This is a predicted structure of a 102-nucleotide RNA (SAM riboswitch aptamer (S box leader)) from Pedobacter sp. AK013. The source organism's lineage runs through Bacteria, Pseudomonadati, Bacteroidota, Sphingobacteriales and Pedobacter.
[in-house]
This record gives sequence, C1' cells and structure tokens, in this order.
RNA sequence: UACUUAUCAAGAAAGACGUAGGGAAUGGCCCUUUGAUGUCUUAGCAACCUGUUGCGUAAAACAAGGUGCUAAUUCCUUCUGCAAUGGCAGAAAAGAUGAGUU
Repeated sequence: UACUUAUCAAGAAAGACGUAGGGAAUGGCCCUUUGAUGUCUUAGCAACCUGUUGCGUAAAACAAGGUGCUAAUUCCUUCUGCAAUGGCAGAAAAGAUGAGUU
C1' cells in the first nucleotide's frame, strides 16, 4: 500500500504552547480571536486485541498491557419506502477504528 472481517445513536476535559482558520471530500449547516484546528502534559471514556477467573470450550465477570477516542448520529448529504414539505425507517457509497493477511 492493498485485501478480508467486526463496529460506528452511548461514553469521556483541564492546563501549557501557539495563531487562523477548522469540521476527509461536494453542497449545506455548524465551531472559532470569549483563541478554535493543531502539538505537548495530565486526566478521563470505552473495552477491539490482550491477561485472569470461569468453562458447556461459550456465555459472562474483572483488570487495563497494545491501540483508539474525549463538539454536533461518521453533524447532515445518495437511493428506496412511508409520511407531507420541518420527519421516520431501511439500504448503499465514501470514511474512521480494531483484528488478521499481503
């Protein structure tokens, strides 16, 4: 880099540095000099892999070592059905994260 597979409605912020855009992409809509995005530190969330217990070889419980995450459903977006112009449900595409393979 590519492929396979699982999940994506819940959850979880303070400080320091620094300075203008940021939320992947299109359009919208939002966040942002009351300092966002970002980097670092600390804290936290969750439980994919992992460990222990258990064992019907699995369900589950506990822990937190490897990741991940801590504005908005992956913020919405496309298609289909229903509903009526504000919605609901399902599916897809793209994307993110984990695990495995290459």
The model forms 97% of the base pairs in the Rfam consensus. Rfam family: SAM riboswitch aptamer (S box leader). From the family's description: The SAM riboswitch is found upstream of a number of genes which code for proteins involved in methionine or cysteine biosynthesis in Gram-positive bacteria. It was read from a public genome assembly, where an Rfam model found it.